Notes:
The RNA shown here (FMN riboswitch aptamer (RFN element)) has 127 nucleotides. Its mean pLDDT, the model's own confidence on a scale to 100, is 82. The model forms 100% of the base pairs in the Rfam consensus. It was read from a public genome assembly, where an Rfam model found it.

């Protein structure tokens, strides 16, 4: 330097004020956050991961249930400005956020001290 195998390690944020009320960090008003590669620098684009759900196989005789492997599903923006080139910069106004639990939750508290896109580094091999 490296196409390939292997292992480690690391890999998500936020409820402030006030009002109702018996009772909300859940409702109103107000604040407050945005995972990963791509791309002119992105919560809203392209894609991918969580989450939920389904099928095959195995570990079971069956069911759960746990490991792999495949699929289904998977939110939300426009305008106006610079620019060779932004749906990403700048202004502006607007919207979006899985499930179980609780007075209806992105921001509490559970599954999660899980797992996981994907980062960074070690060994082996090859030049």
């Nucleotide at each position: 330097a490296u196409a390939a195998a292997u292992c480690u390690u690391c890999a998500g944020g936020g409820g402030u004020g006030a009002g109702u009320g018996a009772a909300a960090u859940u409702c109103u008003c107000u604040a407050c956050u945005g995972g990963c590669g791509g791309u002119a620098u992105a919560c809203u684009c392209c894609g991918c991961g969580a989450c939920u759900c389904c099928c095959a196989u195995g570990g079971u005789g069956c069911a759960a249930c746990c490991a792999u492997g495949g699929g289904a599903c998977u939110g939300a923006a426009u305008c106006g400005g610079u620019g060779a080139a932004a749906c990403u910069c700048c202004g502006a106004u607007a919207g979006c956020a899985a499930c179980g639990g609780u007075a209806u939750a992105g921001u509490c508290c559970g599954g999660a001290u899980g797992a996981a896109a994907g980062a960074a580094g070690g060994u082996u091999g090859u030049c």